[in-house]
């Protein structure tokens, strides 16, 4: 840093997808060790059990235990009865200890969670002159003297329990007075200083008020009180920052402010009363949704984007809701009261509870751990302390959840082992890999030692880290991928199946894409997948995008807010810039250094923290302000141009209608018609009249207007622009969200009007249909007035304004200068066009009228479809318009240009393409091929042209591939091995339907004598064999476009590129043939020529050919002879637009002419460019793969390929007189073929043919008669003397054999058919037509095929049309390329969604009712120790009651949101469904809005 994917290819736009990093993760497969981290993201769901907040006896009174001492009582034992002992009990004192209660401090920290919260909650910076602060520190001053209670305790008593009640007793650092007191508080004064304001500070006067506690001790120490200060921690206020929705636009009544009071630590509508009517909001109020905020974390080059686990700061919450109490601090997680839900106990009367503390359980979930150890360390609470408590914390356990580190061995080792995979069978790969040898011991395991962490003691971790020793290569490798992106390839299996897939896409029999294997690639104790975030994505563009045609300029103007703004000068300093200061917590990040063996991790120092605030300065720019300027803008005056607007009037042409005249049979309309009109007189024509609408020519990329738009003439009113002048104002400007106005056509309302035109409608046509196109009619409407609508492809698909940036040429409106003046030249301002540089652009194109270069403002865009749809809202009479989604779905949709192909687009050109002709086919019979059908089989292939007398140039057997039956299995055929034989072949016989079998006869070669060769038979296996499949795996061959004139390349040039140029253009040609021109210059394959046949001449040669002249003869070129001629066959000449004339450009070339056998490639043939059709052929042959192997191979007999209701193609013969038949006296060819052959003559037969046999391997002999033709005769238009099918009979030939199933002959029979519908074929000259002859194949079989000659025409005006082709051009939504593409309804299936009578749930408010606890207020007849008082009583307090507020609850009507619903609407997707053909070509009626 990019890549894949739209196309045949290209460039662009644009989406989708991938490669990277990350995670509190989960899932799949796998799993050796250690360190450091981390672990309920879901149900703020419910919780069993244990623990998580106590401590102080140095505050107090008790109670208790122990010890000692003393006293009293005194069991027991002993006793000298004196007493001793002294259990036990008790009292006092002392000491040590325990602690239920009172009291103090702490339970407001620590720990958890993220439900709520869009907020001064949080962050940041300030303020507090409006405040508080326990414990701690400092200073000053005190600590005097009293009082009354009450727990505990005792007694009685209630209750199941929880928990109480009454009476009595007692203490305090508990409680309450009194004294004293400052610099404390309050009230009223005075002086000074200060502050932004309220106000504050300080000094001072008077009056009033306000404190305390003791404990311990040898000293000491710890406390208590007042005041002041500090520190710490908080409260409150403010500036700025802080998600989405406007389809949420209005919200608010304690609301906003004031005054007074209350309340608070404190300001404040915080609360109350009164007064005023304010306050917030497009700079987004209110409402709805979502969300704890931040330091930071992830990503990113950065700017940004996403996130807010762990750690740290703040906030909020503690089952849900409400409330206060205590206190320095709470409205309090492990406190209290009330309400609600839930759970538990209960004796049914009542009670108890709150894991979002640590473990743990259930549940939910894809998913998240132990009911562990210790207070040793750090820290916290209490305590003078010892110490106690501490699930904070330190550790351990579990989980590859993450990061980091280590290991699973190292070196040598080629017979490149075995195995496996593959193979072209040679090999190759796995692979130095293994084995084997040597070595090592990190981890784990075993044994031993053994820390730091602790300052004097104290170590949970822990016999841990670490160290040492011995020991064995032993205990330790998987996962994903291998078509491209993306590193890595083969085999088999499968056969659009099974499956894969992140995107493109793989799989339909040769899958590097599925599955398996071998091999390979990547990472590694992990590897993949899934999910999510950032990146790539400049795909929301601040950095850093766009809007003519790709998505995107508002239809246009006026103008509000806002944004931006000319020249020169002064002031200020908000923005801006510089310096300083404070802050920006720590951790994190970066740099440097250090500690764990390294690293992760941890520690130290520095940087950074781009911000905010304060302060000092600067003054260019922006801003603001003061006073100026004239060039922006405007005004004034003068002038002309104009379909600018509105109103009124006038005019002629035309259509229609009415009246009258003339006039007669049609008119009208169309592709053609019909409907329609017309004998009741139309159309046509003349005259007159009525009425409405629109204004020909002029008229013009001409004019005017902001746009829509505006067109006869005249008048009136009126807007704007322009030019000239340079007098006036002095920045007055530009743009413009909302807003207002205008706004084609159609449409709507009311009232007029209505000639023509004309939706709807009707009729006629067209058509398969025709609800259309065409025709005849025709109503709304079109017109007018007034009012709505507010949209258009409202387009230049181009917002407005200003400035700048080469030109050229038109046109329009002004003005100026000059000249030789009906004119011209030059200049200038405004408008409107074309062409064209620079520049821009994806290209097309734009180009002073910008899409260029810049600035300002507005509007709009972010893939296609769904959809400009739904819902909501606004407007509208309605139609509808404006605003404007989502689910779902696709991997594209698109723009411009390129090459093709195509067009019922254009231009040019060619071809028997049409036309002009001649003859056919299509009808008949027959032949032949095909389809179909049939069959045991009717073998297979060929399928529009380009299959169908084709493969087949010969199916009776054979052929033969098919069918039935029979038979063989190393085979009918090839190679190799072993054994045997000497043959094999040939002949004969046997058997069989036949092959097969069996038997007999005949019968090898070479030799160095060892043997070898050859052939046959038998045997074993390798193998043979296959006309079995795939022509869509192939080679080769062939058809076709098409003998059409095309198809390409190199270099250069142009283009971002695909590509273009050349090859286009002007001529010309049969031709890309040639000439000319040209950013092209050349070249190749094609064309042409070279080759063959034919047409003329010459030379050479002269038999088997020929015979002019000479001779002979059997009269036949037969012979001699000759080679002149014909001919034969070898060579050469000839023709080239060469010559002439004309045309053309002085060219190429064309036209005509001469000469010539031949004239413009003379005629014919061979020759087939790049390519197209997955064209044909696996059955000519070859061949990959697949398949069969006693058969899908081989042999044989018989059958079939020859079937037959039909259909088609190609032919033959005819239908007759241009003919048939007979006779002949008749003629005249060419090219071929012949030895298993052609076969003469002669004889026989009516004939086919037979017999005999001369000749001939052929210019010699034979086939061989050519026929049409000619002559004569006959037939006389008929189903015939035409025609010959079919059938009967008799024969001939070939062949082993003519039944199925050959050909021919004769006799007899004598069918259809009288020239062929729609349609269709061939042919342009020696051609068509017609006539016969030959050949290949072949035993036989020809109407077919391939050749040959004879006779021998007609016509071509011409290129409009049909078909095919070529070139150029044009359009295209086609590229499988028009046999293309593609639209909509309907039917079916599925999916999401709108509406929907309703039904159900939720949320937040509102109204009313009820109203717990509780503060406050009122009351307080009841109750009360402290103070006063002698008492009565008072002061003060309390219970109780009442009131305001108020949670939950109840009722109600609405709002919003969701779920669901009969039915219903459209939408999307789906395989080959139905109907049509709308669009893309002029898409067949141009398309579109």
């Nucleotide at each position: 840093a990019g890549a894949g994917u739209u196309u045949g290819a290209u460039c662009c736009u644009g989406g989708c997808u991938c490669a990277g990093g990350a995670u509190g993760a989960a899932c799949g497969c796998u799993g050796g060790c250690g360190g450091c981290g981390u672990g309920c993201c879901u149900a703020a769901c419910a919780c069993a059990u244990g623990c998580a907040a106590g401590u102080c006896g140095a505050g107090c009174g008790g109670a208790g235990u122990c010890a000692u001492a003393u006293g009293c009582a005194g069991a027991u034992u002993c006793u000298u009865c004196g007493g001793a002992u002294g259990a036990u009990a008790u009292a006092u004192a002392u000491g040590a200890c325990u602690u239920a209660g009172c009291g103090g401090c702490g339970g407001a920290u620590g720990g958890g969670u993220g439900a709520g919260u869009a907020a001064c909650a949080c962050g940041u910076g300030g303020g507090u002159a409006a405040c508080c602060u326990g414990c701690c520190c400092u200073g000053c001053a005190u600590u005097g003297g009293g009082g009354g209670a009450u727990a505990a305790c005792a007694g009685c008593u209630g209750g199941a329990a929880a928990c109480g009640g009454c009476u009595g007793u007692u203490a305090a650092u508990a409680c309450c007075g009194c004294a004293u007191a400052u610099g404390c508080g309050c009230a009223c004064g005075g002086a000074g200083c200060c502050g932004c304001a309220u106000g504050g500070c300080c000094c001072u006067g008077u009056g009033c008020g306000g404190a305390a506690a003791g404990a311990u001790u040898a000293c000491a120490u710890c406390g208590a009180u007042g005041c002041a200060g500090g520190a710490u921690g908080g409260g409150c206020c403010c500036g700025c920052g802080c998600c989405g929705g406007a389809u949420u636009a209005a919200c608010u009544u304690g609301u906003u402010g004031g005054c007074a009071g209350g309340g608070u630590a404190a300001c404040g509508g915080c609360c109350u009363a009164c007064c005023a009517a304010g306050g917030u909001g497009a700079u987004g109020a209110u409402c709805c949704g979502u969300a704890g905020c931040c330091g930071g974390c992830c990503u990113g080059a950065g700017a940004g984007g996403g996130c807010g686990a762990c750690c740290g700061g703040c906030c909020a919450c503690a089952u849900u809701g409400g409330g206060a109490c205590u206190g320095a601090g709470a409205c309090a997680c492990g406190g209290c009261c009330c309400a609600a839900a839930c759970u538990c106990c209960u004796a049914c009367g009542g009670g108890a509870g709150g894991c979002a503390g640590c473990a743990g359980u259930g549940g939910g979930g894809a998913a998240u751990a132990u009911u562990g150890c210790a207070c040793a360390a750090u820290g916290g609470g209490c305590g003078c302390a010892a110490g106690c408590c501490u699930g904070a914390u330190g550790c351990a356990g579990c989980g590859a959840c993450g990061c980091c580190g280590c290991g699973u061995g190292a070196a040598g080792g080629a017979a490149g082992a075995c195995g496996u995979a593959u193979u072209u069978c040679g090999g190759u790969a796995u692979g130095u890999a293994a084995a084997c040898u040597u070595c090592u011991a990190u981890c784990a395991g075993c044994g031993g030692g053994g820390a730091a962490g602790a300052a004097g003691a104290u170590g949970a971790c822990g016999g841990u880290a670490c160290c040492c020793g011995a020991c064995u290569a032993a205990g330790a490798a998987g996962c994903c991928c291998c078509g491209g992106c993306u590193a890595a390839c083969u085999a088999c299996g499968u056969g659009c199946c099974a499956g894969c897939a992140g995107c493109c896409g793989c799989g339909g029999u040769a899958a590097u894409a599925c599955g398996u294997a071998g091999g390979g690639g990547g990472c590694a104790a992990g590897c993949g997948u899934u999910a999510u975030c950032c990146g790539g994505a400049u795909u929301u563009a601040c950095u850093g995008g766009g809007u003519g045609u790709a998505a995107a300029g508002g239809g246009a103007g006026c103008g509000u807010a806002g944004a931006c703004g000319g020249c020169g000068a002064g002031g200020c300093a908000a923005g801006u810039c510089c310096g300083a200061u404070g802050u920006g917590a720590a951790a994190a990040c970066c740099c440097g250094g250090g500690g764990c063996u390294c690293a992760a991790c941890c520690c130290c120092g520095g940087g950074a923290u781009u911000g905010c605030a304060u302060u000092g300065g600067a003054a260019a720019c922006u801003g603001u302000u003061u006073g100026g300027c004239u060039c922006g803008a405007g005004u004034a005056c003068u002038g002309g141009a104009g379909g600018g607007g509105c109103a009124g009037g006038c005019g002629g042409a035309a259509u229609u209608c009415c009246u009258g005249g003339u006039g007669u049979a049609g008119c009208g309309g169309u592709g053609a018609a019909a409907u329609g009109c017309g004998u009741a007189g139309a159309u046509a024509u003349c005259a007159g009249g009525a009425g409405g609408a629109a204004c020909a020519c002029c008229g013009g990329u001409g004019g005017c207007g902001a746009a829509g738009g505006c067109g006869g003439c005249c008048u009136g009113c009126u807007g704007g622009a322009c030019a000239g002048u340079g007098a006036c104002u002095g920045a007055c400007g530009u743009u413009g969200a909302g807003g207002c106005u205008c706004g084609a056509a159609a449409g709507c309302g009311u009232g007029g009007g209505g000639a023509g035109c004309a939706a709807a409608c009707a009729g006629g046509a067209u058509u398969a249909g025709a609800u259309a196109c065409c025709c005849u009619g025709g109503u709304a409407g079109u017109c007018c007035a007034c009012g709505c609508c507010g949209u258009a492809a409202a387009c230049g698909a181009u917002g407005a304004a200003u400035a700048c940036u080469a030109g050229g040429u038109g046109u329009u409106g002004g003005c100026g200068a000059c000249c030789a003046a009906a004119g011209g030249u030059c200049g200038u301002c405004g408008g409107u066009g074309c062409c064209g540089c620079c520049g821009c652009a994806a290209a097309c194109g734009c180009a002073u009228u910008a899409a260029g270069u810049a600035u300002u403002c507005c509007a709009c865009c972010c893939g296609g479809g769904g959809a400009g749809u739904a819902c909501g809202u606004a407007c509208g009479c309605a139609a509808g318009u404006a605003u404007g989604a989502a689910a779902c779905u696709c991997a594209a949709a698109g723009g411009a240009a390129u090459u093709g192909a195509c067009g019922g687009g254009g231009a040019c050109c060619c071809g028997c393409a049409c036309a002009a002709g001649c003859g056919g086919u299509g009808g008949a019979g027959c032949a032949u091929g095909u389809g179909g059908u049939u069959u045991a089989a009717u073998u297979c292939g060929a399928a529009g042209c380009a299959a169908c007398g084709c493969g087949a140039a010969g199916a009776a057997c054979c052929u033969u591939a098919c069918c039935a039956a029979a038979u063989c299995u190393u085979g009918a055929c090839a190679u190799c091995c072993c054994g045997g034989u000497g043959a094999c072949c040939g002949g004969a016989a046997u058997c069989c339907a036949a092959u097969c079998u069996u038997u007999c006869c005949u019968u090898c070669c070479c030799u160095u004598c060892g043997g070898g060769g050859c052939a046959c038979c038998g045997g074993a296996g390798a193998c043979a064999g296959g006309u079995g499949g795939u022509g869509c795996a192939u080679g080769g061959u062939u058809g076709u476009c098409g003998u059409c004139a095309g198809c390409u390349c190199g270099u250069g040039u142009c283009g971002u590129g695909a590509g273009a140029u050349g090859u286009u253009g002007g001529g010309u040609u049969a031709a890309g043939u040639c000439c000319c021109g040209c950013a092209a210059c050349g070249a190749g394959c094609g064309c042409a020529a070279c080759c063959c046949c034919u047409g003329c001449c010459c030379c050479c040669a002269g038999u088997a050919g020929c015979c002019a002249g000479c001779g002979g003869c059997c009269a036949g070129g037969c012979c001699g002879g000759g080679c002149a001629c014909u001919c034969c066959g070898g060579g050469g000449g000839g023709a080239c637009c060469g010559c002439c004339a004309g045309g053309g450009a002085c060219a190429a070339c064309c036209u005509g002419g001469a000469g010539g056998a031949g004239g413009a490639u003379g005629g014919g043939g061979a020759u087939g460019a790049c390519g197209u059709c997955a064209a044909a052929u696996c059955a000519u042959c070859a061949u990959g793969c697949c398949c069969c192997u006693u058969a899908u191979g081989a042999u044989u007999u018989g059958g079939g390929c020859u079937a037959c209701a039909c259909a088609c193609g190609u032919g033959c013969u005819a239908c007759a007189a241009u003919g048939g038949c007979g006779c002949c006296u008749g003629a005249c060819a060419g090219a071929g073929u012949g030895a298993a052959g052609c076969g003469a003559c002669c004889c026989c037969g009516c004939g086919a043919g037979g017999g005999c046999a001369g000749g001939c391997a052929a210019a010699u002999c034979a086939c061989a008669a050519a026929a049409a033709c000619g002559g004569c005769g006959u037939c006389c238009c008929a189903g015939u003397u035409c025609g010959g099918a079919c059938u009967g009979g008799a024969g001939g030939c070939u062949g082993c054999a003519a039944c199925c199933c050959g050909c021919c002959u004769c006799c007899a029979c004598g069918a259809a058919g009288c020239u062929g519908g729609a349609a269709u074929c061939g042919c342009u000259a020696g051609u068509a037509a017609u006539c016969g002859c030959g050949g290949a194949u072949c035993a036989g079989c020809a109407u077919g095929c391939c050749g040959c000659g004879g006779u021998g025409a007609a016509u071509a005006c011409g290129u409009u049309c049909c078909c095919g082709g070529g070139u150029c051009u044009u359009g295209u939504a086609c590229a499988c390329a028009c046999c293309g593409c593609c639209c909509g309804u309907c039917a079916c299936a599925c999916c999401a969604u709108g509406g929907g009578a309703g039904u159900c749930a939720g949320u937040a408010a509102c109204a009313c009712c009820c109203g717990a606890a509780g503060u406050c207020a009122g009351u307080g007849a009841c109750c009360c120790a402290a103070c006063c008082g002698g008492a009565a009583g008072g002061a003060g307090g309390g219970a109780g009651c009442u009131g305001c507020c108020u949670a939950a609850g109840g009722u109600g009507g609405g709002a919003c949101c969701g779920a669901u619903a009969a039915c219903u609407g459209g939408g999307g997707u789906g395989a080959a469904g139905u109907c049509g053909u709308a669009a893309c070509a002029a898409g067949g009626u141009a398309a579109c809005c």
This is a predicted structure of a 1489-nucleotide RNA (small-subunit ribosomal RNA) from an uncultured rumen bacterium. The sequence is in RNAcentral, with records from ENA and SILVA. The coordinates come from a structure-prediction model, not an experiment, and the mean pLDDT is 85.